[in-house]
């Protein structure tokens, strides 16, 4: 320098074929204890890396970039 894979909730990941952005765990609140951990209920927590396009509708398409991990010189 190409190529080729990833980037979603604080972590770890899902969400195919464009149609309500979920799931565990982690903090949080409550139950349950003398008290805490296990445990079981809850609620909450998102600019889907960044701009632009395409579409009635984009996490998913197409385009530049940024950020990483791989393969080539």
């Nucleotide at each position: 320098a190409u190529c080729u894979c990833g980037g979603u909730a604080g972590c770890u990941c899902a969400a195919c074929c464009g149609g309500c952005a979920g799931a565990g765990c982690a903090a949080c609140g409550g139950c349950c204890u003398c008290c805490a951990a296990a445990g079981c209920c809850g609620a909450a927590g998102g600019u889907u890396g960044a701009g632009g396009g395409u579409u009635c509708g984009a996490c998913u398409c197409c385009u530049u970039c940024c950020c990483g991990g791989g393969a080539u010189g």